[in-house]
Molecule: FMN riboswitch aptamer (RFN element)
């Protein structure tokens, strides 16, 4: 430097117009979004005789986090009590986890151009990626500040 302990910040977007109806930003035409890390033939500055260094680059390539479910010998509350016991919650574990083709360039493309297409927990409600709700949560990460080494 890196690993590593503490702590603090920050950490998710999205139905415009029209239809049909008693009632729909749920159906219908059409409109709109894209979370973290990784990879990457892209762009930018920078450097240079060259290597090369930042910064940036995938919803549908791998992985993760988010919802659900299931264990939770530990742990916490809360209530019992001679004791065991009850209810709640949590780390943590496992389980579950959508969705790409074509065509061009070229040595090489899931990633770059072009074009079609596809995908989006759970409770609510006229059937929802976008409305409201658990959620003033959590949280994969991301960056600062201190310690410690060296």
């Nucleotide at each position: 430097c890196a690993a590593g302990a503490u702590u603090c910040u920050c950490g998710g977007g999205g139905u415009a117009a029209g239809g049909u109806g008693a009632a729909a930003u749920u159906c219908c035409u059409g409109a709109c979004c894209g979370g973290c890390g990784g990879u990457g033939a892209u762009g930018u500055u920078c450097a240079a005789a060259g290597c090369g260094a930042a910064c940036u680059a995938a919803g549908c390539c791998c992985g993760c986090g988010a919802c659900u479910c299931a264990a939770g010998c530990u742990c916490c509350g809360c209530u019992g009590u001679u004791a065991a016991g009850g209810c709640g919650g949590a780390a943590u574990u496992g389980a579950c986890u959508g969705a790409u083709c074509u065509g061009g360039u070229g040595a090489c493309a899931a990633u770059c151009c072009a074009g079609a297409g596809c995908c989006g927990a759970c409770g609510g409600u006229a059937a929802a990626g976008u409305c409201c709700g658990g959620a003033u949560g959590g949280g994969a990460g991301a960056g600062g500040a201190u310690c410690a080494a060296a």